[in-house]
RNA sequence: AGAGUUUGAUCCUGGCUCAGGACGAACGCUGGCGGCGUGCUUAACACAUGCAAGUCAACGACGUUUGCGUAGCAAUAUGCAGGCGGAGUGGCGCACGGGUGCGUAACACGUAUGUAACCUGCCUUUUGCUCGGGAAUAACACCUCCAACGAGGUGCUAAUACCCGAUGAUGCAGCGGCACCGCAUGGUGACAGUUGUUAAAGUUUCGACGGCAAAAGAUGGACAUGCGUCUGAUUAGCUAGUUGGCGGGGUAACGGCCCACCAAGGCAAUGAUCAGUAGCUGGUCUGAGAGGAUGAUCAGCCACACUGGGACUGAGACACGGCCCAGACUCCUACGGGAGGCAGCAGUGAGGAAUAUUGCGCAAUGGACGAAAGUCUGACGCAGCAACGCCGCGUGCGGGAUGAAGGCCCUUUGGGUCGUAAACCGCUGUAGCAGGGGAAAAAUAUCCCGUUCGACGGGAUUGAUGGUACCCUGAAAGUAAGCCUCGGCUAACUACGUGCCAGCAGCCGCGGUAAUACGUAGGAGGCAAGCGUUGUCCGGAUUUACUGGGUGUAAAGGGUCCGCAGGCGGGCAUCUAAGUCGGUGGUGAAAUCCUUCAGCUUAACUGAAGAGCUGCCUCCGAUACUGGAUGUCUUGAAUACGGUAGAGGGUGACGGAAUUCCAGGUGUAGCGGUGAAAUGCUUAGAUAUCUGGAAGAACACCAGUUGCGAAGGCUGUUGCCUGGACCGUUAUUGACGCUCAUGGACGAAAGCGUGGGGAUCAAACAGGAUUAGAUACCCUGGUAGUCCACGCUGUAAACGAUGGAUACUCGGUGUUGGCCCGCAAGGGUCGGUGCCUAAGCUAACGCAGUAAGUAUCCCACCUGGGAAGUACGAUCGCAAGGUUGAAACUCAAAGGAAUUGACGGGGGCCCGCACAAGCAGUGGAGCAUGUGGUUUAAUUCGAUGCGACGCGAAGAACCUUACCCAGGCUCGAAAGACUGGAUUAUCCGUCGGUGAAAGUCGGUGGCGUCGCAAGACAAUCCAGACAGGUGCUGCAUGGCUGUCGUCAGCUCGUGCCGUGAGGUGUUGGGUUAAGUCCCGCAACGAGCGCAACCCCUGUCCUUAGUUGCCAUCAGGUAAUGCUGGGAACUCUAAGGAGACUGCCUACGCAAGUAGCGAGGAAGGUGGGGAUGACGUCAAGUCCUCAUGGCCCUUACGCCUGGGGCUACACACGUGCUACAAUGGUCGCUACAAAGGGUCGCAAUACCGUAAGGUGGAGCUAAUCCCAAAAAAGCGAUCUCAGUCCGGAUCGAAGUCUGCAACUCGACUUCGUGAAGCUGGAAUUGCUAGUAAUCGCAGAUCAGCAUGCUGCGGUGAAUACGUUCCCGGGCCUUGUACACACCGCUCGUCAAGCCAUGGAAGCUGGGGGCGCCCGAAGUCAGUGUGCCAACCGCAAGGAGGCAGCUGCCUAAGGCGAAACUGGU
Repeated sequence: AGAGUUUGAUCCUGGCUCAGGACGAACGCUGGCGGCGUGCUUAACACAUGCAAGUCAACGACGUUUGCGUAGCAAUAUGCAGGCGGAGUGGCGCACGGGUGCGUAACACGUAUGUAACCUGCCUUUUGCUCGGGAAUAACACCUCCAACGAGGUGCUAAUACCCGAUGAUGCAGCGGCACCGCAUGGUGACAGUUGUUAAAGUUUCGACGGCAAAAGAUGGACAUGCGUCUGAUUAGCUAGUUGGCGGGGUAACGGCCCACCAAGGCAAUGAUCAGUAGCUGGUCUGAGAGGAUGAUCAGCCACACUGGGACUGAGACACGGCCCAGACUCCUACGGGAGGCAGCAGUGAGGAAUAUUGCGCAAUGGACGAAAGUCUGACGCAGCAACGCCGCGUGCGGGAUGAAGGCCCUUUGGGUCGUAAACCGCUGUAGCAGGGGAAAAAUAUCCCGUUCGACGGGAUUGAUGGUACCCUGAAAGUAAGCCUCGGCUAACUACGUGCCAGCAGCCGCGGUAAUACGUAGGAGGCAAGCGUUGUCCGGAUUUACUGGGUGUAAAGGGUCCGCAGGCGGGCAUCUAAGUCGGUGGUGAAAUCCUUCAGCUUAACUGAAGAGCUGCCUCCGAUACUGGAUGUCUUGAAUACGGUAGAGGGUGACGGAAUUCCAGGUGUAGCGGUGAAAUGCUUAGAUAUCUGGAAGAACACCAGUUGCGAAGGCUGUUGCCUGGACCGUUAUUGACGCUCAUGGACGAAAGCGUGGGGAUCAAACAGGAUUAGAUACCCUGGUAGUCCACGCUGUAAACGAUGGAUACUCGGUGUUGGCCCGCAAGGGUCGGUGCCUAAGCUAACGCAGUAAGUAUCCCACCUGGGAAGUACGAUCGCAAGGUUGAAACUCAAAGGAAUUGACGGGGGCCCGCACAAGCAGUGGAGCAUGUGGUUUAAUUCGAUGCGACGCGAAGAACCUUACCCAGGCUCGAAAGACUGGAUUAUCCGUCGGUGAAAGUCGGUGGCGUCGCAAGACAAUCCAGACAGGUGCUGCAUGGCUGUCGUCAGCUCGUGCCGUGAGGUGUUGGGUUAAGUCCCGCAACGAGCGCAACCCCUGUCCUUAGUUGCCAUCAGGUAAUGCUGGGAACUCUAAGGAGACUGCCUACGCAAGUAGCGAGGAAGGUGGGGAUGACGUCAAGUCCUCAUGGCCCUUACGCCUGGGGCUACACACGUGCUACAAUGGUCGCUACAAAGGGUCGCAAUACCGUAAGGUGGAGCUAAUCCCAAAAAAGCGAUCUCAGUCCGGAUCGAAGUCUGCAACUCGACUUCGUGAAGCUGGAAUUGCUAGUAAUCGCAGAUCAGCAUGCUGCGGUGAAUACGUUCCCGGGCCUUGUACACACCGCUCGUCAAGCCAUGGAAGCUGGGGGCGCCCGAAGUCAGUGUGCCAACCGCAAGGAGGCAGCUGCCUAAGGCGAAACUGGU
């Protein structure tokens, strides 16, 4: 520091997710030790039991005990002196310490101040004092009541308890002065007066400890104030003691704190009130920081103590372990009444994912009391439990290769890996175990002695932790490793299992038979006594942007203007010093963080010092900027004057064209409307046309990216009223300005209300069409409305999708309104309105002086998509609806711009037997063949739009053969080769049984090589490795093939352009069959394709001349190149030539095109073939072959017999033969090419009607044979018919091949003689030696050809042309498509589920208001009942108490509303 994820790819916007750190955690797996910390986050839920606050030289009893007396025989009684125990009175403490976070949004907390408005026990200092009396009371004793708690009566007694008196100040209060000071009230004075008033307590060990008054200090507290401290405006108004005053009361003290009276204030958009949430802080976590989150442990403050209220005591409380009352709950009860409060430490139950021992000790530290000893202390010190956290240590270290064994690890079978890991050798000893020793914390404490009386010297005593830490010794590698992960992010890969199942998953996403993503294993990576998961916070997230974002199109500029508050604001000068800047002082507790040093073996931890705590306050200073005050200026702004343009606004009047309607005339059959029609109008006279009239609405041409207006918007002409702008010129005012939340005004169309008006047009509606339907588009009608007046509505893609203002920043070119110069052309300047463009900006598109550039000011708005501009609430509206405006839930995207493709019933250009023009067909018939379907034991398998279907198959009777049935074999039908064991069971030859065969069973003859032998080799058998599989996967593959398509395309290097995908080149203008070539061009070149090179064919030449040829010469025959001979010709087969738009004319820049031009056998690629770019279709093939993986192994292998692949209601494809006269039949007679032949082709001859047979000359082939070419030609016949057409089917008889023609071959002869008379919709091929037609040959093959592959014979028609169908190429355009239009996508509906709104109602909660009742209690009043202290002889008085009354008031009750939950 970033990364993943939107797309085919790209850039951007934008969300989601991850890597980091942290935790009082929990859960899963695992777990050796120690140190230091931490441990109910939930129910402020309820609590059994024990403990957590007592103590004491004040007091008098009591009990017990010791000693000494006295009395007594003794028991015992009594006195004195002590010890111990123990209630009570009294003093101090119990307001600390400890717990919790309910409440609280507040002076509660933090920080800084103030108190001239205050208090302060114990402590310290100082001064002074401590006198004289009195009356009670508890304990106790006796009695009474009670279940208990407890209560009452009578009697006794003490005090440092209580009371009275004295004295008394510097206290307090009153009065009136002086001095000084301050901050308004005022304060201070050890300044001097005066009047009144207030106190005490003793004990004693004689050391001391106390008591009172006053002043001061310290400590602690109280009050007040500035600033800071969460969310909601779908909470906007709140407030009657409320705000202030006067006077009282009350308090330690100020104060509406309380009361009476007076006034009517106070708070609030800088957020009052209300609602929700919450203890605050130092700090903690995170972060670069700014921030964000948090407030456990430790520390400071606050609040609370079962819930609510209240006071008492006291220095201090409205009091956790005190009191009273009310309420809820629990317990006891004799039912009358009582007791209680763990949010102290342990502990229990409950709740919960979850949080510990009913431990030891006061030894230390601290606290209470005490003079002290000491007592008390669940504060605290320790221990226990828990990997809850942090830190440290260990589980060994070194050597060691045969790279051991082993692996249910992998493997290409060679090996690799675990792995120096182990074994083995050497070493060490932390922790643990055993044995021994053994602290510090503890002495400035306490006591005793001494003493120079000092904080001095000496001595003694005290340890819960703990026989712990630590140290020494011994033995022994021995007792100690797991967890997560391994597709990318993100370090780490293989095998097996599974087969969209089981499962994983933080995001993207994995899994449908080869899963590095599931599960397991091996291996690897990471961390390590832990490791993962979950949850939460910060970070990354510049994703709320102060630092540090945006708003033309991504979310986002308000529809427009005016304008209060607010924010911001021109030049100069002076003053001020609030902001700002510099310095001083105070504070910012400690701890924490940081730095350094130090202590525990180290670290965590702890100690010390420093720094820091970014803050607040005080004082001094500076004055540039901002603010404030004053003065001044003119350039911003405004005004005056003179001109100008304009559809600016309001209102009235007028005008013509058109439309419709009405009346009349002419006139006759249609009009109208559409893609075509119909509805409609019309013989009752339409449409058309003429004349006249009526009505309403809108204003052609001019007219213009012209003008005006803030926007909406504004257009005939004209009168009146009126707003704004611009230009020019001087003059005036003197910053008067800009923006603007709330607010106000305006605001298209539609809509609403009332009243008019109503020609046209026209929602709704009606009819006619279209259509599968057509609640639409089209047509005929037609009502609201459209128009006017007044009033509402307040919204629009109200758009420049661009808020307003000011300033600055290259140019060019229009246009509009002024002014200036100029004769004009033209130029200058100010304002407006357009286009192009530089810099700059932008994600890009684009913007670019009218900014989206550079800056400043103000306002508005945005923060993922959907839900949703919806719901609820509020508000506005007559309504429609508007404004404001969520959440649950859900997704990982949604989106912008641009790129490449693909697509379009988008456009342009072009091509192809693509259409058209033609010829012949298919589709109808019969048959052949293939396929589907069906059937079957099996009908083996594959191929399925074009591009499967006479396809694999160039040939299924057996074989083939893969299928079915049956019978058999098991190292196997074939191959190579190894190990172990056994042996002659085998093998070879031959014979036989059985059998359909394969096979199986048996008889008989023979028994290998080497070696002396052991044994080895060979062979066979058994066992094991192996063979074999046309079994699966063509979606694991190679190879081969089809297709687009023989279409003209597909790319690269360098350069250039672009942030990038990518573009350019390859586009453009021409041309071509062609990305063929030319020209142009930020491109220049190149590659694969095209073309050419190759083969056949067409012409010629050369060479060669047998088996081919025969012109000339000769011979010969019935005849024939038959023979001699020839090498001319044909031909054969090798090599050459030839064609290149080369020449001419026309056009053209060129490339090239055109020509019934030339020449030439051939002319513009001469014709044909081979040749198939990058790629597409997961196209086809695992059954040609090869091959990964899986599967079978006495069978899914192999052999054999038979059957099947040939089935048959039917459907389709491809063909053959036909339907006839351009024909059939018969006869005669011609002319090919290309092939094949020794397991062969076979002649002549003979036989048979024929298929064929007999026979065998010749031929290993230019020699012989197959071999007859057929159509054609000539002649005869048939005469339009289901025929002398057609030949299916069937019968009979045969031939051939073959082991074998039944299922199931071909052929022959005789007989039979079906459908069919040119084939619906639809559809195929073909552009010349082509179509059509005719035969011939070959491969396969024993036999079987209508198929296939070749060969030649005869031999046409047509093409105007590119509108249309199909396919293709290039350019361009739109796109929300990219699996790419066979795309994408919208809505309803069904069933189930999730979340939410409304709802008659039902049921909770907190708060406010009004009323009723009113405990305890303070205060006030009263006090006739009662009372020891003082006065008084007494009566009585002073004073006090109970009781009663009143005000206030908790809880409770009633009522009407509002708010907020649940259902």
The prediction has a mean pLDDT of 83. The RNA shown here (small-subunit ribosomal RNA) has 1463 nucleotides and comes from a metagenome. Its Rfam family is "Bacterial small subunit ribosomal RNA".